RNAcentral holds the sequence, with entries from ENA.
The RNA shown here (transfer RNA) has 74 nucleotides and comes from an Opitutales bacterium.
The source organism's lineage runs through Bacteria, Pseudomonadati, Verrucomicrobiota, Opitutia and Opitutales.
Its Rfam family is "tRNA". Rfam classes the family as a transfer RNA. Rfam describes the family as follows. Transfer RNA (tRNA) molecules are approximately 80 nucleotides in length.
The prediction has a mean pLDDT of 82.
Order: sequence, then structure tokens, then C1' cells
RNA sequence: CGGGCCGUAGCGCAGUCUGGUAGCGCGCUUGCAUGGGGUGUAAGAGGUCCCGAGUUCGAUCCUCGGCGGCCCGA
Repeated sequence: CGGGCCGUAGCGCAGUCUGGUAGCGCGCUUGCAUGGGGUGUAAGAGGUCCCGAGUUCGAUCCUCGGCGGCCCGA
């Protein structure tokens, strides 16, 4: 310098293909069971979907630019 993949809850990831109000596991909080812990069970909180612009009635998703990470080539 060129190319590919990735960026979504505290952590690990799905969802994007086919645009329509964002989910799973672990973790966290609370109730119940226990003398307490562990554990089990029920409920709950937690998100500018990396940033900006564009297209659209509507963008996590499509297009363009930027930033960051990983990999390949030179």
C1' cells in the first nucleotide's frame, strides 16, 4: 500500500441474507426454599446496535465516508 472478516447489555455471541418497535447464555438485583452459604426456582433491571452522512414512510440491517480490532498478500 491492496484485499477479506468483525464492531449489538458487564462478558461471550445470535439476529442482517429477505429493512418493520433487539434476543440467548453467563453475570447482576429481588422474592421463595435453607439457620447461613452453595444450589434450585420465580420475577426483574441493564442497549444512542462503534461514529457521521445518504436512501426510505421506516435502518442493527442497504449505500458512502471515518475510527478501532483480527487475518491474508505485497